[in-house]
Context: one part of a larger RNA
RNA sequence: GGAUCAACACUGGUGGCAUGCUUAACACAUGUAAUUUGGACGGGAAGUGGUGUUUCCAAUGGUGGAUGGGUGAGUAAUGUGUAAGAACCUUCCCUUGGGAGGGGAGAAACAACUGGAAACGACUGUUAAUACCCCAUAGGCUGAGGAGAAAAAGGAGGAAUCCACCCAAGGAGGGGAUCGCAUCUGAUUAGUUAGUUUUUGAGGCAAUGGAUUACCAAGGCAAUGAUCAGUAGCUGGUCUAAGAGGAUGAUCAACCACACUGGGGCUGAGACACGACCUAGACUCAUACGAGAGGCAGUAGUGGGGAAUUUUCUGCAAUGGGCAAAAGCCUGACGGAGCAAUGUCGCAUGAAGGUAGAAGGCCCACAGUUCCUGAACUUAUUUUCUUGGAGAAGAAACAAUGACGGUAUCUAAGGAAUAAGCAUCAACUAACUUUGUUCCAGUAGUCAUGGUAAGACAGAGGAUGCAAGCGUUAUCU
Numbered sequence: 001g002g003a004u005c006a007a008c009a010c011u012g013g014u015g016g017c018a019u020g021c022u023u024a025a026c027a028c029a030u031g032u033a034a035u036u037u038g039g040a041c042g043g044g045a046a047g048u049g050g051u052g053u054u055u056c057c058a059a060u061g062g063u064g065g066a067u068g069g070g071u072g073a074g075u076a077a078u079g080u081g082u083a084a085g086a087a088c089c090u091u092c093c094c095u096u097g098g099g100a101g102g103g104g105a106g107a108a109a110c111a112a113c114u115g116g117a118a119a120c121g122a123c124u125g126u127u128a129a130u131a132c133c134c135c136a137u138a139g140g141c142u143g144a145g146g147a148g149a150a151a152a153a154g155g156a157g158g159a160a161u162c163c164a165c166c167c168a169a170g171g172a173g174g175g176g177a178u179c180g181c182a183u184c185u186g187a188u189u190a191g192u193u194a195g196u197u198u199u200u201g202a203g204g205c206a207a208u209g210g211a212u213u214a215c216c217a218a219g220g221c222a223a224u225g226a227u228c229a230g231u232a233g234c235u236g237g238u239c240u241a242a243g244a245g246g247a248u249g250a251u252c253a254a255c256c257a258c259a260c261u262g263g264g265g266c267u268g269a270g271a272c273a274c275g276a277c278c279u280a281g282a283c284u285c286a287u288a289c290g291a292g293a294g295g296c297a298g299u300a301g302u303g304g305g306g307a308a309u310u311u312u313c314u315g316c317a318a319u320g321g322g323c324a325a326a327a328g329c330c331u332g333a334c335g336g337a338g339c340a341a342u343g344u345c346g347c348a349u350g351a352a353g354g355u356a357g358a359a360g361g362c363c364c365a366c367a368g369u370u371c372c373u374g375a376a377c378u379u380a381u382u383u384u385c386u387u388g389g390a391g392a393a394g395a396a397a398c399a400a401u402g403a404c405g406g407u408a409u410c411u412a413a414g415g416a417a418u419a420a421g422c423a424u425c426a427a428c429u430a431a432c433u434u435u436g437u438u439c440c441a442g443u444a445g446u447c448a449u450g451g452u453a454a455g456a457c458a459g460a461g462g463a464u465g466c467a468a469g470c471g472u473u474a475u476c477u
Base pairs, nucleotide, nucleotide: 001477002476003475004474006473007472008471010469013347014346015345016344017343018342019340020339021305026303027302028301030300031299032298036062037061040060043057044056045055046054070258071257072256079183080182081181082180084178088175089174090173093171094170095169096168097167098166099165101135102134103133104132110125111124114121115120141148142147154163155162156161184230185229186228191221192220193219196218197217200214201213202212233255235253236252237248238247239246240245260281261280262279263278264277283294284293285292311337313336314335315334319333320331321330322329323328351379352378353377360371361370363368385414386413387412388411389410390409394404421466422465423464424463425462427446428445432461433460434459435458436457442449443448
C1' cells in the first nucleotide's frame, strides 16, 4: 500500500446494489414456519317450504411431512476433494409388454355407559371404503426330488373417455457400499491392536465385508511417524502477491454432521426423523400430589454474554415446492418493504462575472502582507429539494390476476434555495507562523520532543491530504 461479516471517536445530504450475533451448540414469553384430498369412504352439521343443488366438518383411508429452512457442537477420517470400478436399492416421472376374476372378517367415527383435576382413557353395541384378509390366475421368482411361496381397487361422467390400481423389463434422476492419491501441529507422545489380522462353516443385510457368531492360524499397523495429545467442518472459492507462495473458508453453491444432553427403535421407497415416538438425565411450567406438559442451531422477537450485528412488518402478484381430476388450499422457501454510512458505485452541497483589492481575523520591519474573487453585489440555472398533475414494465395463458406502489419515471410551478467534515503540518511524509507553557502539563508508529524565544505540547491564524466521510484500534498479506 491492499483487504475486512469489523468496532470505536468526531461528523453526516441523497440514490442504486449488496451485507448485517464472528461472542453463550446460553436460556427462551408470544405469534407464526406442513399440509392437502368429499372426484377413496361411512357419518354429522348449516342452508332450502319440499325435491334437487350447494357449503362446512371430527374420524377412517391416501400422499407429503426424509424436501425446503437453520447451525458448525462433534469429526484429522464411517468426512471432504479428485479419479476409478462392482456386489446393490429406488416413492414420484418416462418408455414397453401384460393384468385387474371370486369371496370374507373385523374395527374407528357414532350411540349408550363410565374412570380422571387435567393430559388422556376403559367397557358394550352398530357400520363403509382405493383400509385388511382368503381363493383363483402368472412367458416372472426361489429351486432341482416330488415342489414351494406370492398381485390387484376403484372413482368421475349420459357416453366417448379421463384419473387411479397390480406384475414384469428398461430409462432418467436420487441414494447406499468399495478402492488409489491428497488433506493442520506436537517425538518434552515409540511402540500399538485382541474381532485385533487371515481362513472355513453359519446367521444377517438392498448389497460387499469380522458387519455378527463358532472354529483354526498368529497375524495386522508403525521413524515414509503408528498410537496418543492438541486444534479444526471439508471444497468451489475469498484476500494478498509480478509470480511461486502465504492467509482464510462470512454472504452464494456442492458435500458432511447436528437438532435440550445420552441411548433406542417404529413407520416408510427413503429417517434411526429440527417443528414424530419410546426411554434415562438436566432445566422450565403446572398439579386436586395420584399424574402430566415443553424443547427457536426455522422466522420475527426477549433476557444474557459482548467492542459489536436489524422489524414481534407485507404478500403468495412472480419463481419454486407439497396435496388435489381441477377450481383451489398451504408455503417466515421466496418476492418485497423497514432499520444500520456496514461496504461498494453514482450524484449533490452550486455556476459565470465581480477591487473600493471592503469589513473582520492573523502576521508585521507599521511601509504593508495574507485569509481573498472569498463575501457583499450583478446575471442566468434548478441536478437535488418542496408542492401539484400524469403514471409503468415486471402478467405467462382469451379474459381476469401486482405485495412492492401511487413506487420508479415523465411533466408544471417555486426559490440558491435543503446539504462539509475529519485527520495532519520536526524527519520518514504533502503541509509554518504566532501566543501560552517551561523535563510541568503533555505528545509519540519509529527516531525522539518539552529544563524561558518549542516549526514536535495547548490555543489561534494559515496550509496540506482525503471527502459524506475521516482518523484510530484489531487481524491477514

Predicted 3D model of a 477-nucleotide part of an RNA (small-subunit ribosomal RNA, 5' domain) from Picea sitchensis. The coordinates come from a structure-prediction model, not an experiment, and the mean pLDDT is 83. The source organism's lineage runs through Eukaryota, Euphyllophyta, Pinidae, Conifers I and Picea. The RNAcentral record of the full RNA draws on SILVA.